Background:
This is a predicted structure of a 72-nucleotide RNA (transfer RNA) from a Phycisphaeraceae bacterium.

RNA sequence: UGCCGCGUAGCUCAAUGGAAGAGUGCCUGUCCUACACACAGGAAGUUGCCGGUUCAAGUCCGGCCGCGGCGA
Numbered sequence: 001u002g003c004c005g006c007g008u009a010g011c012u013c014a015a016u017g018g019a020a021g022a023g024u025g026c027c028u029g030u031c032c033u034a035c036a037c038a039c040a041g042g043a044a045g046u047u048g049c050c051g052g053u054u055c056a057a058g059u060c061c062g063g064c065c066g067c068g069g070c071g072a
Base pairs, nucleotide, nucleotide: 001071002070003069004068005067006066007065010024011023012022013021018055026042027041028040029039030038048064049063050062051061052060
């Protein structure tokens, strides 16, 4: 410096262009002498950033940033 892939909840990952979810973790309650397990409920997201297309964008397009891989 070029090409390819990735960036979504604390973490690991989903999500045909049509109201962003799951597992795990965290908090509360039930249970227990207590803890854990189990059960019930809850919080947690500017979908990396800035624009564009569209009635509608996590998704499509452009630029930038970060990470990984390949080449020079």
The organism belongs to Phycisphaeraceae, within Bacteria. The RNAcentral record of the sequence draws on ENA. It matches the Rfam family "tRNA". It is annotated as a transfer RNA.